[in-house]
């Protein structure tokens, strides 16, 4: 210095144009003499800036960061 992946809840992750899910972790509350396991209920999330379109996590461009190929 060129090329190409990827970026969503505290984690690990799905959803490829219209309701943002799911495990797992927090928090309650039930269950127990108590923990622990279960069972209900709740909590939290689209890296960032513009663009196209009625509507964008999803197309486009650009920045950042991360891995990864050339040299």
């Nucleotide at each position: 210095g060129g090329g190409g992946a990827c970026a969503u809840a505290g984690u690990u992750u799905a959803a490829a144009g219209g309701g943002a899910g799911a495990a797992u972790g927090c928090u309650a509350c039930a269950u127990u003499c108590g923990c622990a396991u279960u069972g209900u209920a709740g909590u939290g999330g689209u890296u960032c800036g513009g663009g196209u379109u009625c509507g964008a996590u999803u197309c486009c461009c650009g920045a950042u960061g991360u891995c990864u190929c050339c040299a």
Transfer RNA from Caldanaerobius fijiensis DSM 17918, 71 nucleotides, folded computationally. Taxonomically the source falls in Caldanaerobius fijiensis (Bacteria, Bacillati, Thermoanaerobacterales, Thermoanaerobacteraceae). Its Rfam family is "tRNA". The family's RNA type in Rfam is transfer RNA. The prediction has a mean pLDDT of 84.